[in-house]
């Protein structure tokens, strides 16, 4: 794009096509084929007229009607497509092998007798339908003669043709004609004959669908003679003869189908169809006949069998809508039981004229094509409403109102055709058309709106509804689902569904492709077949050229022309790519013929070599047997264990058996179609290289079937069996271990001989033949040159590898041994699964092998190649990872979090490292969110608005547990004199929320990880995704530097700049120092003083691999080493790249939605967040003598104080009081540092150890220490004696071990943050655990290995394969059976027409009978299809 369509929502109008695609199923009713009186004979009756004896006649009606003989039609027109894979159709031809009614031309004729039978009459039978006798009669019915032969047939005979005939002539025998009517004419009809026209009918080439899982098919078959029948040839039919005939170019069989002009689709070739027009064929209920006829084996005739319907009086009859209209069915679906012959056109008839559901027309359907319209112009306040908002607007949207206009269409009113040729006579039709009237009035919906694909926003839902062509949307912010505004597309229609073509080069002829995606047969030989060297000739089949016929019409396609335009119609044009006939060319292709040698083959001389087979020989090494020696193990494993062994193994000797396989040589060596082959020697034999010559003369190539050969396993018979070794037993491993390792071990490997025919049968690469850069190596020959030679080094042909250009190829990759350019023939592919699976065939002894579907389901499934990520791959490297070492955790008592339980609540939150002394630097009340229990609802807390009102705070009394009520006192400022601050009420906007969602977020933070990486511009490479850079060699803590390279650069991290800290120098000298003068105290920098010292704390210097030696590449760097307070980043700290983990926070804060609004918001008491069978985290005390007690006796830092630190002095045994002096601090105070050191005691014990629990009394802070505070003092004295698996910190001023001190704070620290004291052990080393870092490698991972993913069971659905059958359907073979019917044969029955001597003959009929033969029966098959209990794989959740 297309439709003979359907369905859903919609529908104004008109033209013009179109309209059972299903059930060739059934069919009610009424039409659809009749006409002729000018062929024929018979004839009403209704109704008038007029007579009338009133019974009735006659006249018109009436050349009537209705039948009847008789002609013509009825084979046409008008339906269907059910059968047909055929000369059926199409197209070109043929009939010398044909026929033709009506109709046209021509010739020629129409004499002359007979006899019946319909109707009618009448009789009878039947329910009907419909016959039976018997009588009468006409004819263009029917029959005899007559006449004519140009017709048949036999002789003879001429011309043309020829395979077989035409024409014409001449004779001789045979046989056959007529019809008349009327309106009296040039009238029409019959007869004959000859011609033409259309029209049949028959023969033939050539095309004309699927399945080879359909491979062989045929006895009238295939020919021939003869006879028969036909309008006509012909096995068409019969008989006799012979053995034909069709087929891999597809016979036969099943399957499907009406064919073609052409219809749509496509750039064409192609391709699907074959509705309406038009040609042709076939059919008329099914099935079979033959009648009539010019024409049928006949749609609306006949005969017969069935099967249905229908009438019946049960004895019988009658039907055939696939004509036109209508009815049931059936279907998703397809119209009026109309006018009408006016027109074209048919039958009849001389003609009027009658007859045509052909036809011409109306009528139904948006079922299609075409055209029209549902209104133009103006019109901004950008109205009202919708819709959304960032609340400013923005959009429908000039749309709409208003305001000027027009009048298509429809409607009223009026006129009014052509279609008539042809006087009469229009069904359409009062239609089309005009003219005119009034009014914008009566006239839009469909679909979509993620992306292909034009078009986007609320909201409502919440993986639910539900969309969905493909991808794929919905799990609380859905442009995807449903609304709804907006917008986009089409418009009398939009959309779906369904079918077809196109894109699809997705069957490739134009125009595909097989190394790895699907696809080279395992390999050779070779039939058909297809291709096929060079020269010359022949011929014209192919091929080109021209010229004729044909290719109907219509349709496409061009012009032009008619309807108002188009659609639609008419004239002309052009095409019709074909087919045939003739002429002609001759390059190529073929074909004849004659030739060549270069494909190819053959002989000669030589060569290599695990080709092939058959025999025989051999050493070695296993095992096994005998003897000998010897003695406890052997023997296997990661380690054992079964096993062997003292009845003597293993080991060694030294004898003999028997099998199988040949070390070294050996090699991307060699041979051979391929599988494949490997000790020597001999025969037999295949093939292939090389060199010079001779011959043959295209003999070649390839190859459908076909034939041979094929590893291994298996398989059948018959030998062998050494070692190995499926099954199988036994021992280990394991969770299991029907494996993997070990001890045995059967078939089998070995041989004949005969199946099997597969293999990752591989180079995943068919065979030939010919071109197109080389480098290099091997292996077998050949020449050349140099050379005495050996060798070497050059040339060329075979053969094998490796590298590599061009070109190829999605890439990888191939590259003279092609996957590269090309010709020739084969073979195979056409999304994945199902499935190499099921039937069926065919080979196999059997396992199986070859061929080889489909139903169902998916929306992938594959290549190569990149980048991550990952490995119980590999390299190389770092880290307190290990390892070496301290010292702890895991065991005990408490402390503290955390699960758990438990509560009315025990608030939330954090959950592997990277939660768990964590958020909380501090829960008794606040804190606080959680329960319970009073209360308050514009509020605890922010502001507008609008009323009323008044200070308001404080206090006092009552209630009450208290928030709170009630009540009482006491009362302001400013002011322009309107108020206004403020504060109370009351109502409205609104506060409020630690209520959800950290998976909507900001922002902070954690980890990885202080690891050393992470990118980017340009430039190169590569279709591309991406690479290079950043890889490599070195080197470092380090992508830190250095070389080196298609890369040069850069940024963002690495260092460094920043702080403290080690040294030291200037400055400076208080509150801090005190060496040197001086002064004063028991006693003390106290004092004057000093600036020397330490300190302070500001500004400097110092370190840089800088320097020296040695390693390295002369580098960067590394090891040493000198100076230095300090050495290689000196020691610490702050600084965290690019991401990851939807890590962690909505309970810090901020924020989107959402949800609450007299409660999830606020207030107050009380209680809980401290519960307690348990489980885990981090921690304190200890478990003692390196230690407890008890007395002495020194040495810090860093810090913190006015709501504070507090000092001397006094009290208490202690916490602590009491008073305060000092201090806004280098100044007072907190404040005695502890460990350690000296000296006493304890003496190994549950202890003078530990210090839990518990009892008493007590400080102290606080409004309150009962749930729930810290301390003291007096008594109490529990576990626990070093702690299992496991598991943690630390590389020096560190580890440990000892105290101090601030944050938080009324109080409360075994927590956390800082300080300082005393101070160690050990690090071979990178094998392993763990994390990490670079490079490499594999990957079916990519959510990235905590992946992915295989089969079995369990369940549910589909479809499918077997099955004992069972039901059917086509169809075939054999008997039977035989209607009707033609032909034969045919009476003893029957007869008008002629003859007749009247008896009868001639002739005809009819039963009968035969042959063919249809339904129908019987028996037995092939081929299909549905259903079966069960059993079996398959899909898919």
């Nucleotide at each position: 794009g297309a439709c003979g369509a359907a369905c859903g929502c919609u529908g104004g109008c008109g033209g013009c096509a179109u309209g059972c695609c299903u059930a060739a199923c059934a069919c009610a009713u009424g039409c659809a084929a009749g006409u002729c009186g000018a062929a024929c004979g018979a004839g009403a009756a209704a109704g008038u007229u007029c007579c009338u004896u009133c019974g009735g006649g006659a006249g018109c009606g009436a050349u009537u009607a209705a039948a009847g003989u008789g002609g013509c039609g009825c084979a046409c027109g008008g339906g269907u497509g059910a059968g047909u894979a055929a000369c059926g159709c199409g197209u070109a031809g043929a009939c010398a092998a044909u026929c033709u009614g009506c109709c046209c031309u021509u010739c020629a004729g129409u004499c002359u007798g007979g006899g019946a039978c319909a109707a009618c009459u009448u009789u009878u039978c039947g329910a009907a339908a419909g016959g039976a006798g018997a009588g009468c009669u006409a004819a263009u019915a029917c029959c005899g003669g007559a006449u004519a032969a140009c017709a048949a047939u036999g002789c003879a005979u001429u011309a043309c043709a020829u395979a077989a005939g035409u024409a014409g002539c001449g004779u001789a025998u045979u046989u056959g004609a007529a019809a008349g009517c009327u309106u009296u004419a040039u009238g029409u009809g019959c007869u004959g004959a000859a011609g033409g026209a259309g029209g049949g009918g028959u023969c033939u080439g050539c095309g004309u669908c699927c399945c080879a899982u359909u491979a062989g098919c045929u006895a009238g078959u295939u020919g021939g003679u003869a006879a028969g029948g036909u309008a006509a040839a012909g096995g068409c039919u019969u008989a006799c003869c012979a053995a034909g005939g069709c087929a891999a170019c597809g016979a036969u069989g099943g399957g499907u189908a009406g064919c073609g002009g052409g219809u749509u689709u496509g750039a064409g070739a192609g391709g699907a169809c074959g509705a309406u027009c038009g040609g042709c064929c076939a059919c008329a209920c099914u099935g079979g006949a033959a009648c009539u006829g010019a024409g049928a084996c006949a749609c609306g005739g006949u005969c017969c069998a069935g099967a249905c319907u229908c009438c019946u009086a049960c004895g019988g009859g009658a039907g055939g809508c696939a004509g036109c209209a209508g009815u049931g069915g059936g279907g998703a679906a397809u119209a009026u039981u109309g006018c009408g012959c006016a027109a074209u056109g048919g039958g009849c008839g001389a003609a009027a004229g009658c007859c045509u559901g052909a036809c011409g027309c109306a009528g139904c359907a948006a079922c299609g094509c075409c055209g029209c319209g549902u209104g133009a112009g103006g019109g901004a306040u950008g109205a009202a409403g919708g819709a959304u908002u960032u609340u400013g607007g923005u959009u429908c949207g000039u749309a709409a109102a208003c305001c000027u206009c027009u009048g298509u269409c429809a409607a009223g009113u009026g006129g009014g055709a052509a279609g008539a040729a042809u006087a009469c006579u229009g069904a359409c039709g009062g239609u089309a058309c005009c003219a005119c009237u009034a009014a914008a009035g009566g006239a839009a919906g469909c679909c979509c709106c993620g992306g292909c694909u034009a078009a986007c926003u609320c909201c409502g839902u919440g993986c639910c509804a539900g969309c969905a062509g493909c991808c794929g949307c919905g799990g609380u912010a859905a442009u995807a689902c449903g609304g709804a505004g907006g917008g986009g597309g089409c418009a009398a229609g939009c959309g779906u569904u369904g079918u077809u073509c196109g894109g699809a080069a997705u069957c490739a002829u134009u125009g595909g492709g097989c190394g790895u995606a699907a696809a080279g047969a395992g390999u050779a030989u070779g039939u058909a077949g297809g291709c096929g060297g060079c020269u010359a000739u022949u011929u014209a089949a192919g091929u080109c050229a021209g010229a004729c016929g044909u290719g109907u019409a219509a349709g496409c396609c061009c012009a032009c022309g008619g309807c108002u335009c188009a659609a639609c119609c008419g004239u002309g044009g052009a095409a019709u790519u074909g087919c045939g006939u003739u002429u002609g060319a001759a390059a190529c292709u073929a074909u004849u013929u004659a030739g060549c040698u270069u494909g190819a083959g053959u002989g000669c001389a030589g060569g290599a070599g695990a080709g092939g087979a058959a025999g025989g020989c051999g050493g070695a090494a296993u095992u096994c047997c005998c003897a000998g020696u010897g003695u406890a193990g052997c023997g296997g494993u990661g380690a054992a264990a079964u096993g062997c062994a003292u009845u003597g193994a293993u080991a060694u000797u030294g004898g003999g058996a028997a099998g199988a396989a040949c070390a070294c040589c050996g090699g991307u060596g060699g041979c051979g179609a391929a599988g494949g082959c490997g000790g020597c020697c001999u025969u037999c034999u295949g093939g292939u290289c090389u060199g010079a010559c001779a011959c043959u003369g295209a003999c070649g190539c390839u190859g459908a079937g076909a034939u041979a050969c094929g590893a291994a396993a298996g398989c059948c018979a018959g030998g062998g069996g050494a070692g190995c070794g499926a099954a199988c037993g036994g021992g280990a491993u394991u969770a299991g271990a029907u494996a993997c390792c070990c001890c045995g071990g059967u078939a089998g490997u070995c041989c004949u001989g005969g199946c099997c025919g597969u293999a990752a049968a591989c180079g995943a690469u068919g065979g030939g033949c010919a071109c197109u850069a080389g480098g290099u190596g091997c292996g077998g020959g050949a020449g050349g040159u140099a050379u005495u030679g050996a060798u070497c080094c050059c040339u060329u042909c075979c053969g094998u590898g490796u590298c590599g250009c061009a070109g190829c190829u999605a890439a990888c990759g191939c590259a003279u041994u092609a996957a590269g350019u090309g010709c020739c023939c084969c073979g195979c592919c056409u999304g994945g699964g199902g499935a190499g699976u099921a039937c069926g065939g065919u080979c196999g002894c059997a396992a199986g092998g070859c061929u080889g579907a489909a139903a169902c389901u998916c929306a992938a499934a594959g290549g190569a190649a990149u980048u991550g990520a990952c490995g119980g791959g590999g390299g190389c490297c770092c880290g307190c990872a290990c390892a070496a070492g301290c010292g702890g955790u895991g065991g005990a008592g408490c402390a503290u979090g955390u699960g758990g339980u438990u509560u009315a609540a025990u608030u939330c939150g954090a959950c592997g490292c990277a939660a768990c002394g964590c958020g909380a630097a501090g829960a008794a009340c606040c804190u606080u969110a959680c329960c319970u229990g009073g209360g308050u609802u514009u509020g605890a807390c922010a502001u507008g608005c609008a009323c009323g009102g008044g200070a308001c705070c404080g206090c006092c009394u009552u209630g009450g547990a208290a928030a709170c009520a009630a009540g009482g006192u006491u009362u302001c400022u400013c002011u322009u004199c309107g108020g206004a601050g403020c504060c109370c009420g009351u109502g409205u906007g609104c506060a409020g929320g630690u209520g959800c969602u950290g998976c909507a977020u900001g922002g902070c933070u954690g980890u990885c990880g202080u690891c050393a990486g992470c990118u980017c511009g340009u430039g190169u490479c590569g279709u591309g995704a991406g690479a290079u850079g950043u890889u490599g060699g070195g080197u470092u803590a380090a992508g830190u530097c250095c070389c080196g390279c298609a890369a040069c650069g850069a940024g963002c991290g690495c260092a460094a700049c920043c702080c403290c800290u080690a040294u030291u120098u200037u400055u400076a000298g208080u509150u801090g120092c005190c060496a040197a003068c001086g002064g004063g105290u028991c006693a003390u920098g106290c004092c004057g003083g000093g600036a020397a010292c330490u300190c302070u704390a500001a500004a400097g210097a110092g370190a840089c691999u800088g320097c020296c030696g040695g390693u390295g590449a002369u580098a960067a760097a590394c090891c040493g080493g000198a100076g230095g307070a300090a050495g290689g980043u000196g020691g610490g700290g702050a600084u965290g790249a690019c991401g990851u983990c939807a890590a962690g926070u909505c309970c810090u804060c901020a924020u989107g939605g959402c949800c609450u609004u007299u409660a999830u918001a606020c207030u107050c008491a009380g209680g809980g967040c401290u519960a307690c069978a348990c489980a885990c985290g981090u921690g304190c005390u200890a478990c003692a003598a390196u230690g407890g007690c008890c007395g002495g006796u020194a040495c810090a830092a860093a810090g913190a104080g006015u709501u504070g630190c507090a000092a001397g002095a006094c009290c208490g045994c202690g916490a602590g009081g009491u008073g305060g002096a000092g201090c806004u601090a280098a100044u007072c105070u907190c404040a005695u540092a502890a460990a350690a050191c000296c000296g006493g005691u304890c003496u190994c014990a549950g202890u003078u150890c530990g210090g839990a629990u518990u009892g008493g009394a007590g400080u102290c802070u606080g409004c309150a220490a009962c749930u729930c505070g810290a301390c003291u003092c007096c008594a109490u004295g529990a576990a626990g004696u070093u702690g299992g698996a496991a598991u943690c910190g630390c590389u020096a001023g560190u580890a440990a071990u000892c105290g101090u001190a601030g944050a938080u704070c009324a109080g409360c620290a075994u927590g956390c943050u800082a300080c300082g004291g005393u101070g160690a052990a050990u690090a071979c080393g990178u094998u392993c655990c763990c994390g990490g870092g670079c490079c490499u490698u594999g990957u079916a991972c990519a959510c990235a290995c905590c992946g992915c993913c295989c089969g079995u069971c369990a369940c549910a659905c589909c479809a499918u394969g077997a099955a004992a059958g069972c039901c059917g359907a086509u169809u075939g073979u054999a008997c039977u059976a035989g209607a009707a019917g033609u032909c034969a044969u045919g009476a003893u029955g029957c007869c008008a027409a002629c003859c007749u001597u009247c008896g009868g003959g001639a002739g005809g009929c009819u039963a009968a009978u035969g042959c063919c033969u249809a339904a129908g029966g019987u028996a037995u098959g092939c081929u299909u299809g549905g259903u079966g209990a069960u059993c079996g794989g398959g899909g898919u959740g």
Molecule: small-subunit ribosomal RNA
Organism: uncultured delta proteobacterium